Overview: The RNA shown here (transfer RNA) has 73 nucleotides and comes from an uncultured Candidatus Saccharibacteria bacterium. It was read from a public genome assembly. Its Rfam family is "tRNA". The prediction has a mean pLDDT of 83.

[in-house]
RNA sequence: GGGGAUGUAGCUCAGGGGUUAGAGCAGGCGGCUCAUAACCGCUUGGUCGUUGGUUCGAACCCAACCAUCCCCA
Repeated sequence: GGGGAUGUAGCUCAGGGGUUAGAGCAGGCGGCUCAUAACCGCUUGGUCGUUGGUUCGAACCCAACCAUCCCCA
């Protein structure tokens, strides 16, 4: 220098054009227990990497950048 993959909650990930963007773990509160763990209930937490474009409508499609990883040279 060329090509490809990934980027969504603190972490691991789902969501594949339309409703309030979700799960597990973690955190908080409560229940249970003599107590702790486990278990059960409730709950906090997101400018969906950035900027533009397409569309009536974008986390999702397109482009350029940015970050990480892989391949080629």